[in-house]
Notes: Predicted 3D model of a 162-nucleotide RNA (Lysine riboswitch aptamer) from a bovine gut metagenome. RNAcentral records the identical sequence in 2 taxa. The coordinates come from a structure-prediction model, not an experiment, and the mean pLDDT is 79. Rfam family: Lysine riboswitch aptamer. Its family is annotated with lysine biosynthetic process in the Gene Ontology. About the family: Riboswitches are metabolite binding domains within certain messenger RNAs that serve as precision sensors for their corresponding targets.
RNA sequence: GAUAGAGGCGCGGGUCUCAUCAGUACGGUUUUCCGCAGACGAACCGGAAGAAAACCGGAAAGGGUGAUCCGCCGAAGCGGAGGGAAGAGCGGUUCGGCUCCGACCCCGGCUGGGACGUAUGCGGAAGACGCUGCGGACUGUCACAUUUUGUGGAGAGCUAUC
Numbered sequence: 001g002a003u004a005g006a007g008g009c010g011c012g013g014g015u016c017u018c019a020u021c022a023g024u025a026c027g028g029u030u031u032u033c034c035g036c037a038g039a040c041g042a043a044c045c046g047g048a049a050g051a052a053a054a055c056c057g058g059a060a061a062g063g064g065u066g067a068u069c070c071g072c073c074g075a076a077g078c079g080g081a082g083g084g085a086a087g088a089g090c091g092g093u094u095c096g097g098c099u100c101c102g103a104c105c106c107c108g109g110c111u112g113g114g115a116c117g118u119a120u121g122c123g124g125a126a127g128a129c130g131c132u133g134c135g136g137a138c139u140g141u142c143a144c145a146u147u148u149u150g151u152g153g154a155g156a157g158c159u160a161u162c
Base pairs, nucleotide, nucleotide: 001162002161003160004159005158008073010072011071012070013069014068015067016066018064026057027056028055029054030053031052032051033050040096041095042094043093044092045091076111077110078109079107080106082105083104087100088099089098090097112139113138116135117134118133119132121131122130123129141153142152143151144150145149
């Protein structure tokens, strides 16, 4: 240097299913309110535009459970100056502008791993779940030792073969 492996409720993704999302958004009917041109700029438009209540209908996405399949063991996740597709918002249309969100690119910057607890933390509709920080144990691995155990390190590691 190459190849192949190991850690276990191991990591990530796809499909199907179920619950939630939610009687929410939205649509229709009725009534009422608002209003004659403003909300980022310009032009044009407009009362069935917008808002509220009642009634009748009524979703979806993201996240989650289960099953199954696939790719794997920095699997993967976070963070980050920068670039940034698609999408959303600012009464409607067009042209611009601004804001939000963000696949992906890049950085061997942080984390060995899963679980539990915790936080006026972040995301989320949410007591689900995810992320991050902190905590004490557990576990795998290597080194050292006073070796039935203890201490310490980190995956840029460890083991095996060539």